[in-house]
RNA sequence: AAUUUAUCAAGAGCGGCGGAGGGAACAGGCCCUGUGAAGUCCGGCAACCUGCUUGUUUAAGUAAGGUGCUAAAUCCUGCGGUUUUAGCCGGAAGAUGAGCA
Numbered sequence: 001a002a003u004u005u006a007u008c009a010a011g012a013g014c015g016g017c018g019g020a021g022g023g024a025a026c027a028g029g030c031c032c033u034g035u036g037a038a039g040u041c042c043g044g045c046a047a048c049c050u051g052c053u054u055g056u057u058u059a060a061g062u063a064a065g066g067u068g069c070u071a072a073a074u075c076c077u078g079c080g081g082u083u084u085u086a087g088c089c090g091g092a093a094g095a096u097g098a099g100c101a
Base pairs, nucleotide, nucleotide: 003099004098005097006096007095008094013042015041016040017039021032022031023030026078027077028076029075043070044069045068048066049065050064051062052061053060054059074093079090080089081088082087
């Protein structure tokens, strides 16, 4: 990488190092960034898996371990349906967890 499944409008620093870019890819928008991007360390958030506690039908709690995340809805649109033309619903693609060969 393939495949199954769940979730994706909540939450998370005025820190250190670092130095110019970043928001997945392509296109179109719109943004963030020397009042310091990416990356990294620390901190934090969350609670998918394991552990632990309570209850045992469902579950609730905890946060030690494994991940993950830490601007904006997955930043928005790109396909289809509906339509009061502003939206709404779904899909695709993607991200993350857990499972599977």
Predicted 3D model of a 101-nucleotide RNA (SAM riboswitch aptamer (S box leader)).